Annotation: Lysine riboswitch aptamer from a pig gut metagenome, 164 nucleotides, folded computationally. RNAcentral holds the sequence, with entries from MGnify. Model confidence (mean pLDDT): 78 of 100. Its Rfam family is "Lysine riboswitch aptamer". From the family's description: Riboswitches are metabolite binding domains within certain messenger RNAs that serve as precision sensors for their corresponding targets.
RNA sequence: CAGAGGCGCAUUUUUCAUGAGUAUCCCGGUGGAGGACGGAGCAUCCUGUGAAUCCGGGGGAAAGGGAACGAUGCCGAAAGCCGGACAGCAGCUUCAUGGUUCGGCUUGGGCGCGGGGUGAACAGGUCCGCGACUGUCAUCGGGCGCAUGCCCGGCGGAGCGCUG
Repeated sequence: CAGAGGCGCAUUUUUCAUGAGUAUCCCGGUGGAGGACGGAGCAUCCUGUGAAUCCGGGGGAAAGGGAACGAUGCCGAAAGCCGGACAGCAGCUUCAUGGUUCGGCUUGGGCGCGGGGUGAACAGGUCCGCGACUGUCAUCGGGCGCAUGCCCGGCGGAGCGCUG
C1' cells in the first nucleotide's frame, strides 16, 4: 500500500406495518379547585362564564424503534462503559434524557439461551453470564511415499491481529 472473515458493520432516501383509536381537539355528563412542557423552582397563562379526575360521543396525529428494496462509506468496520468540554431543550435556572467532540478502558465476528436495563411491544437494541459455530495465527497428534504445502482432529491466544 492492497486485501480476507459474512445472516459482516455503520449511515441514509423511499415505501409499509406498528405506535394507536394512544397523545391531543370539540360536544355532553360527573366533579367542585386546581391545571399547563421529562422532574424541581421561578415567572406567565388558563380556571366558579367551572380546573384536575372519570364516563359517553365525534374527529384524530407524530417521534423513536421495526421490515423491504436501493444508495453511500467501510473490515476497530463498529459497539459499549467511564470521565471532560461544547451547544441545545419549554419563558428563565437547574437536574435528567438525548446530540457533537476529546481522552481512557473492553470487545475478532455473527448466532442461540437465561437474567438486568431501555422500550407501547412478545419487536429491536444494550450489559452480564453460558453455549456451540465461524475466520485467523501458533502449537500438538494422525494422514497425503517426503515436503514448501494440503486434509482430519485437539488445546490455546487476540484485531496494536492475519494474508500479500